[in-house]
């Protein structure tokens, strides 16, 4: 240089063309001797940028940028 993967909540990850989700983290409360355990309930996202298909894109499709692996 080629080539392939990957970008989604603070972090670790799902996800499906039509609303964006878990877990642990973090706020309240309640519970309890208890700054823990449990249980409810809540906040938190520009779906990595820009474009192009479509009524509609996070999803498909290009380009780019970051990162990971292959070869040489």
């Nucleotide at each position: 240089a080629c080539a392939g993967g990957u970008a989604u909540a603070g972090c670790u990850c799902a996800g499906u063309g039509g609303c964006a989700g878990a877990g642990c983290a973090c706020g309240u409360g309640c519970u309890u001797u208890g700054u823990g355990u449990g249980c409810a309930c809540g906040a938190g996202g520009u779906c990595c940028u820009g474009g192009g298909u479509u009524c509609a894109a996070u999803u498909c499709c290009c380009a780019g940028u970051g990162c990971c692996u292959c070869u040489g």

A computed fold for a 72-nucleotide RNA from Vicugna pacos, annotated as transfer RNA.
Its Rfam family is "tRNA". By type it is a transfer RNA.